[in-house]
A computed fold for a 73-nucleotide RNA from a Deferribacteraceae bacterium, annotated as transfer RNA.
The RNAcentral record of the sequence draws on ENA.
Rfam family: tRNA. Gene Ontology term of the family: triplet codon-amino acid adaptor activity.
The prediction has a mean pLDDT of 82.
Taxonomically the source falls in Deferribacteraceae (Bacteria, Pseudomonadati, Deferribacterota, Deferribacterales).
RNA sequence: AGGCCAAUAGCUCAACUGGUAGAGUUCCGGUCUCCAAAACCGGCGGUUGGGGGUUCGAGCCCCUCUUGGCCUG
Numbered sequence: 001a002g003g004c005c006a007a008u009a010g011c012u013c014a015a016c017u018g019g020u021a022g023a024g025u026u027c028c029g030g031u032c033u034c035c036a037a038a039a040c041c042g043g044c045g046g047u048u049g050g051g052g053g054u055u056c057g058a059g060c061c062c063c064u065c066u067u068g069g070c071c072u073g
Base pairs, nucleotide, nucleotide: 001072002071003070004069005068006067007066010025011024012023013022019056027043028042029041030040031039049065050064051063052062053061
């Protein structure tokens, strides 16, 4: 220099052909227990990396930038 992949909740990751953004875990509360742990139930938590575009509608499609990883030279 060129090419490819990834970026979504505090963390690890889903989200089908564009149609209400979810799970596990952490944390908080409850049930149970003499107490605690474990187990079970519930809850909090999001500008989907930044900006722009297409569309009635974008995590998803297009452009650009940033960061990280990999490959080629």